This is a predicted structure of a 72-nucleotide RNA (transfer RNA) from Haloferula sp. NCBI's taxonomy places the organism under Bacteria, Verrucomicrobiia, Verrucomicrobiales, Verrucomicrobiaceae, Haloferula. Its mean pLDDT, the model's own confidence on a scale to 100, is 84. Rfam family: tRNA. The family's RNA type in Rfam is transfer RNA.

RNA sequence: GGUGGCUUAGCAUAGCGGUAAUGCAACGCCCUGAUAAGGCGGAGAUGUCAGGUUCGAUCCCUGAAGCCACCA
Numbered sequence: 001g002g003u004g005g006c007u008u009a010g011c012a013u014a015g016c017g018g019u020a021a022u023g024c025a026a027c028g029c030c031c032u033g034a035u036a037a038g039g040c041g042g043a044g045a046u047g048u049c050a051g052g053u054u055c056g057a058u059c060c061c062u063g064a065a066g067c068c069a070c071c072a
Base pairs, nucleotide, nucleotide: 001071002070003069004068005067006066007065010024011023012022013021018055027041028040029039030038048064049063050062051061052060
């Protein structure tokens, strides 16, 4: 330098163009003499960035950035 893939909550990941989900973590409550474990609950995301298409974009298109792999 070329090709391909990935980028979603603190972390790990789902998500067939129509209100973004799950686990763990954190927080609150219950349980306990207390802690851990266990049970319950609510909260937490401008979806890497900038444009475009569309009535509507995490999803499709273009460009940029970062990471990974392969080729040279």